[in-house]
């Protein structure tokens, strides 16, 4: 000196689905609170495969190898739809990027 990758801070980009009904509030609209229908999936949450372990049976003299059963471990941008969310804006947002710091494989 390089700087794979990690954590931590900052800021950028970032979707989907009702301006739904009805009632409360309100000058009115929006919010919020009731209750009803309908939807979204990209804060969180949950579920579940193959591989792969293990035991058991069968073929075989035993082991391996093969075939079936059971049982275990385990993923997501799949599935669910509790949680959140469904006009603009605001907030949230998986995830990629960029910058700073620290650490730090490797040359």
């Nucleotide at each position: 000196a390089u700087g794979a990758c990690a954590g931590c801070a900052g800021g950028g980009g970032g979707a989907g689905a009702g301006a739904c009904c009805g009632g409360u509030u309100u000058a009115u609209g929006c919010a919020u609170c009731c209750g009803g229908c309908a939807c979204c999936g990209a804060a969180g949450g949950a579920g579940c495969a193959a591989u792969u372990c293990g035991c058991c049976a069968a073929a075989a003299a035993a082991g391996c190898c093969u075939u079936g059963g059971c049982g275990g471990c385990u993923a997501a941008a799949c599935u669910c739809u509790c949680a959140g969310g469904u006009a603009c804006a605001a907030c949230u947002g998986a995830c990629c990027g960029c910058u700073g710091c620290u650490g730090g494989a490797u040359g």